The part of an RNA shown here (large-subunit ribosomal RNA, domain VI) has 248 nucleotides and comes from Blattella germanica. RNAcentral holds the full RNA, with entries from SILVA. NCBI's taxonomy places the organism under Eukaryota, Bilateria, Ecdysozoa, Panarthropoda, Blattella.
[in-house]
Context: one part of a larger RNA
RNA sequence: CGUAGGAUAUUUGCGAGGCUCUGACACUAGUACGAGAGGACCGUGUUGGACAGACCGCUGGUUUACCGGUUGUUUCGCCAGGAGCACAGCCGGGUAGCUAAGUUUGGAUAGGAUAAGUGCUGAAAGCAUCUAAGUACGAAGCCUGCCUCAAGAUUAGAUAUCCUUAAAGGGUCGUUGUAGACUACGACGUUGAUAGGCUACAGGUGGAAGGGUGGUAACAUCCGGAGCCGAGUAGUACUAAUUGCCCG
Repeated sequence: CGUAGGAUAUUUGCGAGGCUCUGACACUAGUACGAGAGGACCGUGUUGGACAGACCGCUGGUUUACCGGUUGUUUCGCCAGGAGCACAGCCGGGUAGCUAAGUUUGGAUAGGAUAAGUGCUGAAAGCAUCUAAGUACGAAGCCUGCCUCAAGAUUAGAUAUCCUUAAAGGGUCGUUGUAGACUACGACGUUGAUAGGCUACAGGUGGAAGGGUGGUAACAUCCGGAGCCGAGUAGUACUAAUUGCCCG
């Protein structure tokens, strides 16, 4: 811009793409078959591999500053207690998120038309013949069926509702995240829990500072599962989402 009024939702599916894999074991059955040795078709069940999708409850990984320990040095006047730098200084752990090596799911069942092939009936050609008329089967392949996209499908579809003049609706702006390079998309904007803060809890670390006691001291112990805490779950208007303006 179009889809001949403007919108908001919900959709149909022309068409396009994806998937399509396979092993072992057991039963049937030591049966059919075979002198024996050996040893099935058909059918059924169990369990794997590779591949693909989703997810983070479990097992782990990561977690650049969440907690603790610790070395050197500088510094906060000194002690104590901290801070900076040294690869995040190094080391031990580790929430959310992300993630695989973790968990879970999938390939199916089935229908239709067929290929090679197998037939039935059957002439031409009194026989025979699956074919000439007619007719039945038959594959991981074809068309469906499963998953995803999909009306710019210009053949521009359908349904429901709203608005008829400054309206329905949308945008700008702000707080933002399940979204994200930007944009877009989603949530919210005081008739408010959108983000921050605060409170509680979960979770992490692992026993803060200070003081008491014991010890010459290093240190231990008690107050005390203490103190601190990024992203998590709730609650709470304290802070910020004001008022407007524009399109239509």